[in-house]
Context: one part of a larger RNA
RNA sequence: UGACGGGGGCCCGCACAAGCGGUGGAGCAUGUGGUUUAAUUCGAUGCAACGCGAAAAACCUUACCUACCCUUGACAUCCCGUGAACUUUCCAGAGAUGGAUUGGUGCUUUCGAGAACACGGUGACAGGUGCUGCAUGGCUGUCGUCAGCUCGUGUCGUGAGAUGUUGGGUUAAGUCCCAUAACGAGCGCAACCCUUGUCCUUAGUUGCCAGCGCGUAAUGGCGGGGACUCUAGGGAGACUGCCGGUGAUAAACCGGAGGAAGGUGGGGACGACGUCAAGUCAUCAUGGCCCUUAUGGGUAGGGCUACACACGUGCUACAAUGGUCGGUACAGAGGGUCGCCAAGCCGCGAGGUGGAGCUAAUCCCAGAAAGCCGGUCGUAGUCCGGAUUGGAGUCUGCAACUCGACUCCAUGAAGUCGGAAUCGCUAGUAAUCGCGAAUCAGCAUGUCGCGGUGAAUACGUUCCCGGGCCUUGUACA
Numbered sequence: 001u002g003a004c005g006g007g008g009g010c011c012c013g014c015a016c017a018a019g020c021g022g023u024g025g026a027g028c029a030u031g032u033g034g035u036u037u038a039a040u041u042c043g044a045u046g047c048a049a050c051g052c053g054a055a056a057a058a059c060c061u062u063a064c065c066u067a068c069c070c071u072u073g074a075c076a077u078c079c080c081g082u083g084a085a086c087u088u089u090c091c092a093g094a095g096a097u098g099g100a101u102u103g104g105u106g107c108u109u110u111c112g113a114g115a116a117c118a119c120g121g122u123g124a125c126a127g128g129u130g131c132u133g134c135a136u137g138g139c140u141g142u143c144g145u146c147a148g149c150u151c152g153u154g155u156c157g158u159g160a161g162a163u164g165u166u167g168g169g170u171u172a173a174g175u176c177c178c179a180u181a182a183c184g185a186g187c188g189c190a191a192c193c194c195u196u197g198u199c200c201u202u203a204g205u206u207g208c209c210a211g212c213g214c215g216u217a218a219u220g221g222c223g224g225g226g227a228c229u230c231u232a233g234g235g236a237g238a239c240u241g242c243c244g245g246u247g248a249u250a251a252a253c254c255g256g257a258g259g260a261a262g263g264u265g266g267g268g269a270c271g272a273c274g275u276c277a278a279g280u281c282a283u284c285a286u287g288g289c290c291c292u293u294a295u296g297g298g299u300a301g302g303g304c305u306a307c308a309c310a311c312g313u314g315c316u317a318c319a320a321u322g323g324u325c326g327g328u329a330c331a332g333a334g335g336g337u338c339g340c341c342a343a344g345c346c347g348c349g350a351g352g353u354g355g356a357g358c359u360a361a362u363c364c365c366a367g368a369a370a371g372c373c374g375g376u377c378g379u380a381g382u383c384c385g386g387a388u389u390g391g392a393g394u395c396u397g398c399a400a401c402u403c404g405a406c407u408c409c410a411u412g413a414a415g416u417c418g419g420a421a422u423c424g425c426u427a428g429u430a431a432u433c434g435c436g437a438a439u440c441a442g443c444a445u446g447u448c449g450c451g452g453u454g455a456a457u458a459c460g461u462u463c464c465c466g467g468g469c470c471u472u473g474u475a476c477a
Stems, first nucleotide, its partner, number of pairs: 001477002003474003007471007015461002019425005026316008034307002042053002064302007073125001077124002079121005086103001089100004107114002127291002130289003136285002138280003141276001143274001148187006154163003167178003193268004198236007208225002212223003239262001242256005318418001322377007334365003339358002344353003384415001389410007431453007
């Protein structure tokens, strides 16, 4: 100087408390451990691994296993030889591959040859998801959006170092003020950026429709209009600016006015010096080591989907604030031409048929659901719950046996609110309800977004956990 203390002081944080809803019990989904296996590829392992890499494992992916094959190689550059490239058909085979066969002879040219491509050959070399993340770059997690981390000059100290950065206030903040052997400065904080909330202005098509007409069973459907909504450019607006009080006449705090918004308005992007030899050699790059008729390459089938069990994360429930039947209302944000797919018709349905429109503020996905208005059920393992299983189908796709999703009929398991323990959340939040997108042929209870309905509670900081500053002890560095 740090680190640590079941030392002290001060202060924060959904840290506790106050509340609301869960997990832990059930069934299923998914990941992991373990076990099994020819293989169940590899990595991630307290917080910070475990719906994680994987924003899609039937084949492919795929790295694993088994079997069958190749050896200048699936891929790159160079050299030599042959042939344009390309293409038809047949045979063997699980295929890779091997054998036979048909058409074709093009482009440039100094007529030597050349360009692209294919086959054969020689060796230089290719290739490796093989090892080492404790050799590395890059990227990332975490403490933590915590308020800290440092430097120059000066001063003090023999020196390591100290001071500044401490103290008194204040703040979300090393934020600001005052004091001060310090005076300044840098990286952080904040602001500048995006979005949302109000208003003005510009512009009105595919959007809008107040007023004026036309028309319809009905609809901005038509003429027209720019008022309104909206769209998307530009601007205004919030700064403790104003008033009162407290304070040290400061910084600031409390209350008020005006205002769409008030003291950082809400949300996002943004992550200092560093810590964990944290994670990643399997995104990529890369040193070293290793393999080179194999640890490289191709193909078919299988596996990653196994199952006495254990754990994590979720979904659905156990019902009446509910289930079910009928009627009826209101979003936002997205996506669409290898696509989204309307009306109509067929089917109980998944879906089929059909073909209009749309490269989209125009057409389509697209019925939002909870809600509201009625009927029914009456506390029951039920008209709750839907697992499981049997049968019949639909769709995608060469192909759904291992191993897809969905539909219909039948079946109707556990489950009556969950022990010890434990998690999230402070407002348009929790809870609850549906919708969309990426990936994608197909496959979503996951992920990322979107809106609808919309709470309760916070006395307080004694205690648990984590963190910041000052101080103290130490046999630790």

The part of an RNA shown here (small-subunit ribosomal RNA, 3' major domain) has 477 nucleotides and comes from an uncultured prokaryote.
The coordinates come from a structure-prediction model, not an experiment, and the mean pLDDT is 84.